The RNA shown here (transfer RNA) has 74 nucleotides and comes from Sphaerochaeta sp. Its Rfam family is "tRNA". From the family's description: Transfer RNA (tRNA) molecules are approximately 80 nucleotides in length. The prediction has a mean pLDDT of 80. The RNAcentral record of the sequence draws on ENA.
[in-house]
RNA sequence: GCUCCGAUAGCUCAGCUGGAUAGAGCACUUCCCUCCUAAGGAAGGGGUCACGCGUUCGAAUCGCGUUCGGGGUA
Numbered sequence: 001g002c003u004c005c006g007a008u009a010g011c012u013c014a015g016c017u018g019g020a021u022a023g024a025g026c027a028c029u030u031c032c033c034u035c036c037u038a039a040g041g042a043a044g045g046g047g048u049c050a051c052g053c054g055u056u057c058g059a060a061u062c063g064c065g066u067u068c069g070g071g072g073u074a
Stems, first nucleotide, its partner, number of pairs: 001073007010026004019057001028044005050066005
């Protein structure tokens, strides 16, 4: 250089045959329980879905480009 894969919550990830408020676990906050802590229970906060442009009535999802990470190849 070429090529393939990935980027979604603080972390690990699902969702990606386009469609209704974008989700799970852990973590975090508050409350309950307890003499206290842990464990357990309930509720809650947190997201420009890497970035830009395009296609579409509608994009996390499709197309093109860019950035970053990883694999393959000379």